[in-house]
RNA sequence: GGAGUUGGUUGGACAGUCGCUGUCCGCGCUUGCGCGGAGGGAGGAAAGUCCGGGCUCCAUUGGGCAGGGUGCCAGGUAAUGCCUGGGAGGCGCGAGCCUACGGAAAGUGCCACAGAAAAUAUACCGCCUAUUUUCCAUUGGGAAUAAAAGGUAAGGGUGAAAUGGUGCGGUAAGAGCGCACCGCGCUAUCGGCAACGAGAGUGGCAGGGCAAACCCCACCCGGAGCAAGACCAAAUAGGGGGGCAACGGGUUCGUCCCGAAUGUGUGGCCCGCACGGUCCCCGGGUAGGUUGCUUGAGGCGCUUGGUGACAAGUGGCCCAGAUGAAUGACUGUCCUAGACAGAACCCGGCUUAUAGACCGACUCCACCU
Numbered sequence: 001g002g003a004g005u006u007g008g009u010u011g012g013a014c015a016g017u018c019g020c021u022g023u024c025c026g027c028g029c030u031u032g033c034g035c036g037g038a039g040g041g042a043g044g045a046a047a048g049u050c051c052g053g054g055c056u057c058c059a060u061u062g063g064g065c066a067g068g069g070u071g072c073c074a075g076g077u078a079a080u081g082c083c084u085g086g087g088a089g090g091c092g093c094g095a096g097c098c099u100a101c102g103g104a105a106a107g108u109g110c111c112a113c114a115g116a117a118a119a120u121a122u123a124c125c126g127c128c129u130a131u132u133u134u135c136c137a138u139u140g141g142g143a144a145u146a147a148a149a150g151g152u153a154a155g156g157g158u159g160a161a162a163u164g165g166u167g168c169g170g171u172a173a174g175a176g177c178g179c180a181c182c183g184c185g186c187u188a189u190c191g192g193c194a195a196c197g198a199g200a201g202u203g204g205c206a207g208g209g210c211a212a213a214c215c216c217c218a219c220c221c222g223g224a225g226c227a228a229g230a231c232c233a234a235a236u237a238g239g240g241g242g243g244c245a246a247c248g249g250g251u252u253c254g255u256c257c258c259g260a261a262u263g264u265g266u267g268g269c270c271c272g273c274a275c276g277g278u279c280c281c282c283g284g285g286u287a288g289g290u291u292g293c294u295u296g297a298g299g300c301g302c303u304u305g306g307u308g309a310c311a312a313g314u315g316g317c318c319c320a321g322a323u324g325a326a327u328g329a330c331u332g333u334c335c336u337a338g339a340c341a342g343a344a345c346c347c348g349g350c351u352u353a354u355a356g357a358c359c360g361a362c363u364c365c366a367c368c369u
Stems, first nucleotide, its partner, number of pairs: 001365010012334007020041002023038006043340001047351002050349005055225004062271004067221005072086005087101001088099004102216002107214002109210003124156002126152004133144004164182006183205001184203004189198003229291004239282006247259004263275003298317001300315006
């Protein structure tokens, strides 16, 4: 000097004029508003609605089956399919990055085409054998031929994958047939909380892949949702029709008390529990206001502990609550010339989009000293 990896911050700034909106204070007043002052007013993703919760209701709320979700280990968290650290596998020269990462020796299933053959393994091209045939020779044997018969899977071909790999020996030619190393299985020892790793011993060794195939195993799981829910006001028609059920006991004699049937109860089915009627059709009224609604598993600083995610202590801070939907318009200056893009109950994650600017750590290449 160049090329990269990774972490963090920011997301135009300043001034003026007019305008919008919450809260608090003051004044006026027709109690609905008006005026003045003080303070506040969209995001890192507010997006996606993919996860996890808080909160509200069913509701007084337990169990099981089916179903669904996750899937290496250990931690963090309110919790998660998230985050942190480690392990294994893979990619990269490297800094680093990715993983839908439990089990194929419980069972079932699939592996197209090509190829002989993809499982109860076999022979397309090959390699070997003279024991059959022919010739020479005649003690023995030698040569040719591999049609028939037999042996073989080391070489070649097909394929994503061909029945462990490489080398040596051995053989008629070959083959874990034998041996060495690697791979695989098993055993104990050591290190580690663990996943796992290391060396040692032993066995010629169950032919592979797919579970993002069915399945098996481990752990987790009520439902609906702020349009939840609560309150107030107003209006209507205390409307009409139909189905299935309605029992027993007590009694102060009031459809009062107790039990109970058909049935009803926020994913499906069953049991339990609670209620004590429930289901269907037609028609009518209201859809207005208040609340929920913003002080939170809150953010910031410091200290301590931890590799880290984070936790504990302490100090001070209050930081949007609209409801046809609030922060806009104009002017001037600066400049890095401004991208993606607007809360609607709240929070924690993940994913996606993103012009430009700034800061830190690390890796590789070239050159100079």